[in-house]
Context: one part of a larger RNA
RNA sequence: UGACGGGGGCCCGCACAAGCGGUGGAGCAUGUGGUUUAAUUCGAUGAUACGCGAGGAACCUUACCUGGGCUCAAAUGUAGAGUGACAUCCCCCGAAAGGGGGCUUUCUUCGGACACUUUACAAGGUGCUGCAUGGUUGUCGUCAGCUCGUGCCGUGAGGUGUCGGGUUAAGUCCCAUAACGAGCGCAACCCCUACUCUUAGUUGCCAGCAUGUAAUGAUGGGGACUCUAAGAGAACUGCCUACGCAAGUAGAGAGGAAGGUGGGGAUGACGUCAAAUCAGCACGGCCCUUACGUCCAGGGCUACACACGUGCUACAAUGGCCGGUACAGAGGGCAGCCACCACGCGAGUGGGAGCAAAUCUCCAAAGCCGGUCUCAGUUCGGAUCGAAGUCUGCAACUCGACUUCGUGAAGCUGGAAUCGCUAGUAAUCGCGCAUCAGCCAUGGCGCGGUGAAUACGUUCCCGGGCCUUGUACA
Numbered sequence: 001u002g003a004c005g006g007g008g009g010c011c012c013g014c015a016c017a018a019g020c021g022g023u024g025g026a027g028c029a030u031g032u033g034g035u036u037u038a039a040u041u042c043g044a045u046g047a048u049a050c051g052c053g054a055g056g057a058a059c060c061u062u063a064c065c066u067g068g069g070c071u072c073a074a075a076u077g078u079a080g081a082g083u084g085a086c087a088u089c090c091c092c093c094g095a096a097a098g099g100g101g102g103c104u105u106u107c108u109u110c111g112g113a114c115a116c117u118u119u120a121c122a123a124g125g126u127g128c129u130g131c132a133u134g135g136u137u138g139u140c141g142u143c144a145g146c147u148c149g150u151g152c153c154g155u156g157a158g159g160u161g162u163c164g165g166g167u168u169a170a171g172u173c174c175c176a177u178a179a180c181g182a183g184c185g186c187a188a189c190c191c192c193u194a195c196u197c198u199u200a201g202u203u204g205c206c207a208g209c210a211u212g213u214a215a216u217g218a219u220g221g222g223g224a225c226u227c228u229a230a231g232a233g234a235a236c237u238g239c240c241u242a243c244g245c246a247a248g249u250a251g252a253g254a255g256g257a258a259g260g261u262g263g264g265g266a267u268g269a270c271g272u273c274a275a276a277u278c279a280g281c282a283c284g285g286c287c288c289u290u291a292c293g294u295c296c297a298g299g300g301c302u303a304c305a306c307a308c309g310u311g312c313u314a315c316a317a318u319g320g321c322c323g324g325u326a327c328a329g330a331g332g333g334c335a336g337c338c339a340c341c342a343c344g345c346g347a348g349u350g351g352g353a354g355c356a357a358a359u360c361u362c363c364a365a366a367g368c369c370g371g372u373c374u375c376a377g378u379u380c381g382g383a384u385c386g387a388a389g390u391c392u393g394c395a396a397c398u399c400g401a402c403u404u405c406g407u408g409a410a411g412c413u414g415g416a417a418u419c420g421c422u423a424g425u426a427a428u429c430g431c432g433c434a435u436c437a438g439c440c441a442u443g444g445c446g447c448g449g450u451g452a453a454u455a456c457g458u459u460c461c462c463g464g465g466c467c468u469u470g471u472a473c474a
Stems, first nucleotide, its partner, number of pairs: 001474002003471003007468007015458002019421005026313008034304002042053002064299007076122009089102005106113002124288002127286003133282002135277003138273001140271001145184006151160003164175003190265004195233007205222002209220003236259001239253001240251004315414001319373007331362003336355002340351004380411001385406007427450007
């Protein structure tokens, strides 16, 4: 100087407390361990691995296994030599890859071009080392810290500044001060959202005036309104009161759409964990070179006495079922979205208009109104299994999703323990997107609808910051 303390002081955080909902019990989905296997490819392992890499494993992917092939190779370049072909097509072997055979056979301005074969040199490796590395990332932590120049102090390591008194979300600001300044962080500048104005009205809108219809901004028209999208304004403790030297704090204060960082996002200092990644990529070294390279078929990554994590669905009446009826936002769409009509109980199929889209389309559910069930393993719950189908795709056996009929398991609120959340949040309800032929999505990322409870407080648990103290630790 740090680190540590079941030392002290001050302070903060859904850290506790106060609340609401879960997990731990059940079934299933998914990841992991273990076991099994010819293979169940590899990586990730307290917090910071385990719905993680994977934003799509039937083939492909694919790296694994079994079997069958190739050896300058799947691709490209340079130089030399050779050929006029190669490919297509046909035949044979074969699961294919591949191998064998046959038919056929270039252009030319004659320089060559093109293609193939061959030779030489370059290949290839998801093989090893993340403890040789770059780059990227997680975490402490959006915590308020980490440093420098000069000066001063100290023999020196180093200290001071950065401490102290206040204050703040903040090393934020004020005061004081052997320090005076400065940098990286904080904040602000950026984006979205909440309000107003200006401009602009098409594909959006429709108040007033007309036209028309069974009905609809459908039409003429209009820019008022909603909205769209470009610009501007607006919030600064600016005003008032109280306290205070100041910074600032308090107020159901005024005004205001918004009030004290308005809400959310992006943004992650010096560093820590020899943290993660050689399998995104790059790269040093080592290793393989008729194989650890490469092609193909089939299988595996989907196994299953078991254990754990993360989720979904439930155990019901604030509910289930049936009928009727209303209201979003954000996105996507041409090998696409598909209105509408017909057929089918349905998944869907057959027709068929519009739309490269503020124009057409995908397109809501909880809710509301009525009926029924009456506390039961049930009209709860839907696992599992049987049968018949639909769709995608060369192909759904291993191993897809969906539909219909039948079947109707466990489960009556879950031990010790443990997680999330402070407001448009939790809870609950549906919708969209990426990947994608299809999909094992209950995952991920977004979007809106409905919409709470509680916080006395900081003694305690956990993590962190500052000061101080002890230390036989570095």
This is a predicted structure of a 474-nucleotide part of an RNA (small-subunit ribosomal RNA, 3' major domain) from a metagenome. The RNAcentral record of the full RNA draws on SILVA. The coordinates come from a structure-prediction model, not an experiment, and the mean pLDDT is 81. It matches the Rfam family "Bacterial small subunit ribosomal RNA".